Two RNAs folded together computationally: RNase P RNA and transfer RNA, 463 nucleotides in total. It holds a member of the Rfam family "Bacterial RNase P class A". From the family's description: Ribonuclease P (RNase P) is a ubiquitous endoribonuclease, found in archaea, bacteria and eukarya as well as chloroplasts and mitochondria. Rfam links the family to the GO terms dimeric ribonuclease P complex, tRNA processing and ribonuclease P activity. It is annotated as a ribozyme.
[in-house]
């Protein structure tokens, strides 16, 4: 210089002016804050409300799944094993169990999980025909390199051919033919023992080789969830018909005593079901229909906060100290114009057009998708040059 | 602002537990049939199954992550 990978940061600046929204004050005004990296999508996780009640964790649902650490938690994040991808840098991965167990494995194919046998290969017999000899001339025997052709009956898993997937490969031996049947390598299974917090990794021996895949099927196993959701939830004020129908459940039983009461003993409910503990036993809840209001406070912005800075770690982060306060609307502010930069685009020029995605709505942490164009570090591979 | 659901031909709908080339009606094109419409009768066309990605031998259907479009909700007695 060219190609490229990670990571982190900018999101047009700066003055003039008119506005608009919120806080402060000494209120005719001054002074101060005012969208984001995603505010989005609503996919996870939490803080915070309410739900009439605690635990136990047997049952059910639902999430997560390599292994170790972070953290308020997490499906996020770091940093290691394992697979795979690139010449590298480096990048993907729902990565737990298939030897607990159930179910698929369409179509082709002989045969789809348990073994099976279409061609083929191979022996054994039968038959039919072929060729030779010998004679009594139509029968008998042979066939040495045991001929072709059909049945039967055993063997075999090398070959063929289907399939996404077919029972370990390759070579020498053996065999009628063959075949882990036998060796040698490779590959697998099993693994004393070693390293490492583990995941895993190495790896003496042992095994002739069984145990294809599919859990983003059911389903084991391990861990974790109780449910709504600020339109929760509260409080003031205004009206209005303080309504009406439907359902659940109950006001229940039996016994004693000093008897309008009080104790037992049983039934009910208590926000998935059970079982323990303890409240409760009364008009209560739920749904639908109608009537009024569309007002205002509060939740609500000092926070698992932001800069900086040390010290601990490889890192995610944690922890000390300094230091700032940094939007809060509700028919919903945060924006016009203008001058000069800057970057892209046209045009010979003067100039003129444009500056992505996209906007808070109770608050955080993440992850996912959208995004014009640039800057910065570090690393790879090429080329040239010294 | 929260929460839910649901996308298959132009329309309406189907495809037991994933299996070969996704089907039916309606509409449309054409042809019969009539003088001539229209009802009938034939035949034809029309689907990357919203859209990208994985899982699997195989995906309309299992899983993700997006696009579109539909519901629902406050407060008092």
């Nucleotide at each position: 210089c060219c190609a490229g990978u990670u990571g982190g940061c900018c999101a047009g600046a700066u003055g003039a002016u008119c506005g608009c929204u919120c806080c402060g004050c000494u209120u005719u005004g001054c002074g101060g804050g005012g969208a984001g990296g995603a505010a989005a999508g609503u996919c996870c996780g939490g803080g915070c409300u309410c739900c009439a009640u605690g635990g136990a964790a047997a049952a059910g649902c639902g999430g997560u799944g390599c292994c170790g650490g972070a953290u308020a938690a997490c499906g996020u994040c770091c940093g290691g094993c394992g697979g795979g991808g690139g010449c590298g840098a480096c990048c993907c991965c729902a990565g737990g169990g298939a030897a607990a167990g159930u179910g698929c494995c369409a179509c082709a194919g002989a045969a789809a999980g348990c073994a099976a046998a279409c061609c083929g290969c191979u022996c054994a017999u039968c038959u039919u025909u072929g060729u030779c000899u010998u004679c009594u001339c139509g029968a008998a025997g042979a066939c040495u390199c045991u001929g072709c052709a059909g049945g039967u009956g055993a063997g075999u898993a090398a070959g063929g051919g289907u399939g996404a997937a077919a029972a370990g490969g390759u070579g020498c031996g053996g065999u009628a033919a063959g075949a882990g049947c036998g060796c040698a390598c490779c590959g697998c299974g099993u693994g004393a023992c070693u390293g490492g917090u583990a995941a895993c990794a190495g790896a003496a021996g042992c095994g002739g080789c069984a145990u294809g895949g599919u859990a983003a099927a059911c389903c084991c196993c391990a861990c974790c969830g109780g449910g709504a959701g600020c339109a929760a939830a509260a409080c003031c004020g205004a009206a209005u018909a303080g309504g009406a129908a439907c359902a659940a459940c109950g006001u229940a039983a039996a016994g004693g005593c000093u008897a309008u009461g009080c104790c037992u003993u049983c039934g009910g409910u208590c926000a998935u079901u059970u079982c323990c503990a303890g409240g409760c036993c009364a008009g209560u809840u739920g749904u639908u229909c109608g009537g009024g209001u569309u007002g205002g406070u509060u939740g609500c912005a000092u926070g698992a906060g932001g800069c900086g800075u040390a010290u601990a770690g490889c890192a995610a982060u944690a922890u000390g100290c300094g230091u700032c306060c940094c939007a809060g609307a509700u028919g919903a502010a945060u924006g016009g114009u203008c001058a000069u930069c800057a970057c892209g685009a046209a045009g010979c020029a003067a100039u003129u057009c444009g500056u992505a995605c996209a906007g808070a709505a109770c608050c955080c942490g993440g992850c996912u998708u959208a995004c014009c164009g640039g800057c910065c570090a570090a690393c790879u591979g090429g080329c040239a040059u010294u | 602002g929260g929460g839910c659901c649901u996308g298959u031909a132009g329309c309406u709908c189907a495809a037991g537990u994933g299996g070969u080339u996704a089907g039916a009606g309606c509409u449309a094109a054409c042809g019969g049939c009539u003088c001539a419409u229209a009802a009938c009768c034939g035949u034809u066309c029309g689907g990357u199954u919203g859209u990208a990605g994985g899982u699997u031998c195989g995906a309309g259907u299992c899983c993700u992550a997006c696009c579109a479009g539909g519901c629902c909700c406050a407060c008092c007695a």